This is a predicted structure of a 74-nucleotide RNA (transfer RNA) from a Candidatus Omnitrophota bacterium. The organism belongs to Candidatus Omnitrophota, within Bacteria. The RNAcentral record of the sequence draws on ENA. Its Rfam family is "tRNA". Rfam classes the family as a transfer RNA.

RNA sequence: GGGGACGUCGCCUAGUGGAUUAAGGCCCCGGACUGUCGAUCCGGUGAUCGUGGGUUCGAGUCCCAUCGUCCCCG
Repeated sequence: GGGGACGUCGCCUAGUGGAUUAAGGCCCCGGACUGUCGAUCCGGUGAUCGUGGGUUCGAGUCCCAUCGUCCCCG
């Protein structure tokens, strides 16, 4: 230099035939229970999806550019 995969709450993931309010687990916060802690149960906060732009009535999803990580080729 060329090609490819991945990037979504603090962490790990689902969603990639375009339209449900972006879903679940862990963590965290509050409560119940308990002699206390833990476990368990109930409730709650938190991501507009790496960044920018485009297509579209509508984009996490399609297109372009770009950044980061990894892999392959030279």